[in-house]
RNA sequence: AGAGUUUGAUCAUGGCUCAGGAUGAACGCUAGCGGCAGGCCUAACACAUGCAAGUCGAGGGGUAGAGUUCUUCGGGACUUGAGACCGGCGCACGGGUGCGUAACGCGUAUGCAAUCUACCUUAUACAGGGGAAUAGCCCAGAGAAAUUUGGAUUAAUGCCCCAUAGUGUUAUCGAAUCGCAUGGUUUGAUAACUAAAGUUCCAACGGUAUAAGAUGAGCAUGCGUCCCAUUAGUUAGUUGGUAAGGUAACGGCUUACCAAGACAAUGAUGGGUAGGGGUCCUGAGAGGGAGAUCCCCCACACUGGUACUGAGACACGGACCAGACUCCUACGGGAGGCAGCAGUGAGGAAUAUUGGUCAAUGGGCGCAAGCCUGAACCAGCCAUGCCGCGUGCAGGAAGAAGCAUCUAUGGUGUGUAAACUGCUUUUAUACAGGAAGAAACAACUCUACGUGUAGAGUCUUGACGGUACUGUAGGAAUAAGGAUCGGCUAACUCCGUGCCAGCAGCCGCGGUAAUACGGAGGAUCCAAGCGUUAUCCGGAAUCAUUGGGUUUAAAGGGUCCGUAGGCGGCCUUAUAAGUCAGUGGUGAAAUCUCCUAGCUCAACUAGGAAACUGCCAUUGAUACUGUAAGGCUUGAAUUUUUGUGAAGUAACUAGAAUAUGUAGUGUAGCGGUGAAAUGCUUAGAUAUUACAUGGAAUACCAAUUGCGAAAGGCAGGUUACUAACAAACGAUUGACGUUGAUGGACGAAAGCGUGGGGAGCGAACAGGAUUAGAUACCCUGGUAGUCCACGCCGUAAACGAUGGAUACUAGCUGUUCGGAGCAAUCUGAGUGGCUAAGCGAAAGUGAUAAGUAUCCCACCUGGGGAGUACGCACGCAAGUGUGAAACUCAAAGGAAUUGACGGGGGCCCGCACAAGCGGUGGAGCAUGUGGUUUAAUUCGAUGAUACGCGAGGAACCUUACCAGGGCUUGACAUAUACAGGAAUAUGGCAGAGAUGUCAUAGCCGCAAGGUCUGUAUACAGGUGGUGCAUGGUUGUCGUCAGCUCGUGUCGUGAGAUGUUGGGUUAAGUCCCGCAACGAGCGCAACCCUCGUUCUGUGUUGCCAGCAUUUAGUUGGGGACUCACAGGAGACUGCCGGGGUUAACUCGGAGGAAGGUGGGGAUGACGUCAAAUCAUCAUGCCCCUUAUGUCUUGGGCUGCACGCAUGCUACAAUGGCUGGUACAAACGGCUGCGAUACCGCAAGGUGGAGCGAAUCCGAUAAAGCCAGUCUCAGUUCGGAUUGGGGUCUGCAACUCGACCCCAUGAAGUCGGAGUUGCUAGUAAUCGUAGAUCAGCAACGCUACGGUGAAUACGUUCCCGGGGCUUGUACACACCGCCCGUCACAUCACGAAAGUCGGUAACACCCAAAGUCAGUGGCCCAACCGCAAGGAGGGAGCUGCCAAAGGUGGGAUCGGUGAUUGGGAUGAAGUCGUAACAAGGUA
Repeated sequence: AGAGUUUGAUCAUGGCUCAGGAUGAACGCUAGCGGCAGGCCUAACACAUGCAAGUCGAGGGGUAGAGUUCUUCGGGACUUGAGACCGGCGCACGGGUGCGUAACGCGUAUGCAAUCUACCUUAUACAGGGGAAUAGCCCAGAGAAAUUUGGAUUAAUGCCCCAUAGUGUUAUCGAAUCGCAUGGUUUGAUAACUAAAGUUCCAACGGUAUAAGAUGAGCAUGCGUCCCAUUAGUUAGUUGGUAAGGUAACGGCUUACCAAGACAAUGAUGGGUAGGGGUCCUGAGAGGGAGAUCCCCCACACUGGUACUGAGACACGGACCAGACUCCUACGGGAGGCAGCAGUGAGGAAUAUUGGUCAAUGGGCGCAAGCCUGAACCAGCCAUGCCGCGUGCAGGAAGAAGCAUCUAUGGUGUGUAAACUGCUUUUAUACAGGAAGAAACAACUCUACGUGUAGAGUCUUGACGGUACUGUAGGAAUAAGGAUCGGCUAACUCCGUGCCAGCAGCCGCGGUAAUACGGAGGAUCCAAGCGUUAUCCGGAAUCAUUGGGUUUAAAGGGUCCGUAGGCGGCCUUAUAAGUCAGUGGUGAAAUCUCCUAGCUCAACUAGGAAACUGCCAUUGAUACUGUAAGGCUUGAAUUUUUGUGAAGUAACUAGAAUAUGUAGUGUAGCGGUGAAAUGCUUAGAUAUUACAUGGAAUACCAAUUGCGAAAGGCAGGUUACUAACAAACGAUUGACGUUGAUGGACGAAAGCGUGGGGAGCGAACAGGAUUAGAUACCCUGGUAGUCCACGCCGUAAACGAUGGAUACUAGCUGUUCGGAGCAAUCUGAGUGGCUAAGCGAAAGUGAUAAGUAUCCCACCUGGGGAGUACGCACGCAAGUGUGAAACUCAAAGGAAUUGACGGGGGCCCGCACAAGCGGUGGAGCAUGUGGUUUAAUUCGAUGAUACGCGAGGAACCUUACCAGGGCUUGACAUAUACAGGAAUAUGGCAGAGAUGUCAUAGCCGCAAGGUCUGUAUACAGGUGGUGCAUGGUUGUCGUCAGCUCGUGUCGUGAGAUGUUGGGUUAAGUCCCGCAACGAGCGCAACCCUCGUUCUGUGUUGCCAGCAUUUAGUUGGGGACUCACAGGAGACUGCCGGGGUUAACUCGGAGGAAGGUGGGGAUGACGUCAAAUCAUCAUGCCCCUUAUGUCUUGGGCUGCACGCAUGCUACAAUGGCUGGUACAAACGGCUGCGAUACCGCAAGGUGGAGCGAAUCCGAUAAAGCCAGUCUCAGUUCGGAUUGGGGUCUGCAACUCGACCCCAUGAAGUCGGAGUUGCUAGUAAUCGUAGAUCAGCAACGCUACGGUGAAUACGUUCCCGGGGCUUGUACACACCGCCCGUCACAUCACGAAAGUCGGUAACACCCAAAGUCAGUGGCCCAACCGCAAGGAGGGAGCUGCCAAAGGUGGGAUCGGUGAUUGGGAUGAAGUCGUAACAAGGUA
């Protein structure tokens, strides 16, 4: 410090997620030791038991008891003396918890001139005299107990009275001095008032008053201190005053009276949540989060209330009352409060011992010894955290074995790891030694000075603990796991599984080769821990002060006016609030940082320093801001002049057009549409003429024109009234400005209310069409409305999707209104276009900024849910404003790029259409396929690109399928071992055969060696699966003209350019231009063939001339044909027109051939997970007496049917009969087979010739010449069937072909539709070949014969190429995607109600208690002889008042039949709304 994730890819926006750190943690697996720390976060839930606050006999009385002693045995004396009691001090500290509290509670800084303070310190002064009680003890009672009553008697440092009284207090009168003020301090005089305690015995401790200090406390104030405005108004002791009361003290703290204030948008009041701080975590910081342990403050002590005592409490281990709960009870009454330490139950994911000691530190009491102390110090439990140590170190390669893996005779990994050798002993174990923490107090001794204090010495005291630590002994001995290994993110293979099981933080993995699941081997990271979960900060600049944005991504308010507020021109002076500097105080300690030191180090701890960024005070500076005063004119405004315009309001008015009415002319249609119909019309429409009526809107001018304070908006003309703006030159005021929360005004259309008006248009509605439907688009009608007046509504894509103001920053070019100038032109204010820099994610913007700056306002923070719900406000309503959450997703969205697509555009091509010719679709048959059937009908191919396809030939074989019968190292290959024999041949029997069985014959080679059979083992074998694991091969787009690269340039980038543009071509073919210049694969050419010609060679080919013949038969010839080789020829080369002087194109000449001459071979980058595992090869999986192999028979040919491809026809351009002519190419020895003979024929007999330019297949047919048939189901057509044959073959039954005789079906030219072909082509005619014993061939592949028609043209259909445009598509339109309905699940809203909580209010009742009053009653101290008084008490009454009761409201929550929308879900239903002109933008 970043990374992953939206896309085919890119940039930016934006969310989600991860890597880091942390924790009082919990859970899973694991676990050797020690040190230091920490340990109920939940139920402030309930608590058994023990302990946690006592102490003082040097305050008092004094007892039980004990001891000694005496005794008349009744008891007495003396010493000592617990418990209890009176009294003093303490119990208000220490310890716990965080309920409450949003508060002067806390923090910080001040103040008290408005206060108190026990114990402690200092100073001064003092302590005289007297009195009355009461606990205890004793006696007598009540009660179960707790407890309690009466009587008698008694003490004190308990209580009371008197005296004494100063610097004390109060009151009055002065003086001095100080303070910001109320006022304070000092001092003088007068009057009044208040004190005391002893114990002990000579050394101390106490007591009283006053003053001061210290400590602690109280009160007041400034500033800071969470969320909600869907909480906007709150408040009656409320705010202030006067007086009184009360308090330690100020104060509405309380009461009476008076006034009407006080708080609040700088957030009152209300609601929710919460102890606050030092600090802790995180972060670079600013911040964000937290408030455990330690320290400070606060609050609380079962819940609520109350006071008492006291220096201090409204009191955790005190009191009283009420309530809830628990316990005891004799039922009459009583007792209790762990949020002290342990501990128990409960709750919970979860948190410890009913331990030791007062040795140290501290506290209480005490003169002290000492006692008490669950404070504290220690120990125990827990990996809860931090820190440290160890589990060994060195050598050791046969790189062992095992395990894992691979390309597997072997290699690689685990791995120097182990074994083995040597060394060490931390730790653990055993034994032995053994601390520091201790300083004291007291006691004793000594020293200094004067009692006493200070110092020194001796002595005493350890829970932890026989602990830390040290030594010795032996022995590698006692000690390693967890998570992860697809990317982020370090670390990879095998097996299993097969969208299953499962994983997952995000993206995502898993559907048979998973580095992502589970296991294993290995590796990586940490390590006595490792992971997971939860929470916080970080990364997140993702709330942005530091440090973000708002044209299109979320986001500018619809517009203006204007209040508060914010900000604000130039000069001078003053001030010093902000600001800056210095100084002082404070900012507790701990923490953090640095240095040093102590535990062996570290964690931890100690000392010192720094820091604590803060607050307060004070002194100074004065540039800037503020404040005050004075001035200025440039911002702003006023005035004058000249202009401008669809600016506004009101009234009047004009013509064109539509409609309607009346009248005329006139006759059959009009109207409307893609086409129609509804509608109107013979009762006279439409059309046309005249007149009239009525409403609405204003043609031309008219324009990126103009106007409006702004937005909405404004358009015939005239008048009236009103406002504004611009320019020019003077004058005037003198900052008067700008923005603007709340607020106010205006605000299109639609809509609402009342009253008018209503021509045209026209929601709703009706009808007609369209359609599968059509509640639409189209048509005919038509009501609200549109118009006017008044009043509401208050919203729009109210848009420049761009808030307002001011200043500045290159230019070019239009236009409107002014001014100057003779003009050119200059200048001011508007309104447009293009562009520079800059900005921007880009598109773009660019003086009318989205640039550079300043000021103010508004708004945004992922998508959906949702602008919804609830609440509130406004509105007549419609609705508007404000405006969430649960839940859900990992995206949603912007700009641009490349493709693809469009019922987008434009250009071009193709038998694509058109123009033609012939078919197919109808019939019969053949073949293939689907379906169906079957034991099996083997398998594959399935739009184009399957279907006469693999198959170029299924009777057996083929054959892969089915049934049956057999074999198991096998039908076939290699190797080894052993045994045997050469191999093998012939015959008989059984069997469907394979095979079995029997018999006979036979036994390689000189050797090396070879071969066969049997047995055994490795292995063979598989047309079994996967073409979606593959190679190879193939189809198609398409013989379409495309597909790319290097360098350069442009762009942030994906990418672009080149390859686009202008021409041209069959062509990305070529030319020209150009930020491109070149190049590659394709195109073309090179190859084969046909067409012309030349040369060479002439046998088996040819024959002109010469001989010879029936016959090129023979002699001969090489001229010709032909064959085989090799050349030439064609290149837009020549001429003319066009074109840019180009490429090229049109025409012409010559030529056998002319513009790639015809045909073939040749198929770019790629697409379709296209086809093939059954040609072959091959990974993986599967079978192994079978999914292998042999064999017989059957099947692949089955047949209600659909489809595809063909053949033959339907006839006269024909059929039949007879005669007659002309090819090319191909094949032939298990072959072709001539002549001849036989048969009607298929064929047979027979065998000349030929391994073929020689012989054979072999007669080509259509054609031509005659004859016949005469339009019919025929002399057309030949299916089907019967009979008889031939041939092939082991065998023609299932299931061959052909021949003859007989039979003679459908069919009379074929619906919608669909297909081939542009010239030697279509059409038509025959011939040959492969395969093959034969053949289902009408198929396929070749060959020649005869031989057309048509193409105006590119609008349309199909396919393709280039450019451009739109896109929400990228699996790419066979795309994407919306809504209802149905089903399931989830959260939420409403709801008759119902159940609870909370905080108030009103009234009733009213405990304890303070205060006040008080007839009667009661009472020791003082007065009084007494009566009585002073004073006090109980009781009673009153005010206040907790709890309780009643009541109506408020608010929050739970639940609720039913209901509403929302979200999600697999391949449901209906349509097709959006994205292309998305088919109605």